Predicted 3D model of a 77-nucleotide RNA (transfer RNA) from Candidatus Geothermarchaeum rappei. The sequence was found in a public genome assembly. It matches the Rfam family "tRNA". The organism belongs to Candidatus Geothermarchaeum, within Archaea.

[in-house]
RNA sequence: GCGGCCGUGGUGUAGCCUGGUAGCACAUCGGCCUUCCAAGCCGGGGGUCCCGGGUUCAAAUCCCGGCGGCCGCACCA
Numbered sequence: 001g002c003g004g005c006c007g008u009g010g011u012g013u014a015g016c017c018u019g020g021u022a023g024c025a026c027a028u029c030g031g032c033c034u035u036c037c038a039a040g041c042c043g044g045g046g047g048u049c050c051c052g053g054g055u056u057c058a059a060a061u062c063c064c065g066g067c068g069g070c071c072g073c074a075c076c077a
Base pairs, nucleotide, nucleotide: 001073002072003071004070005069006068007067010026011025012024013023020057028044029043030042031041032040050066051065052064053063054062
């Protein structure tokens, strides 16, 4: 340099194909339960969906250009 895959709350991830306004688990906070803790049960908060642009009534999703990570190939003595 070329190609492929990936990037979503604090962490791990689903959703992307086929556009309809973001979900789950853990963690965290509050409550219940318990002599207390853990476990369990109920509820809450927490997301520029990597960045920018385009298409569209509407984009995490489709298109284009970047950035970062991983893998493969090529180059280089």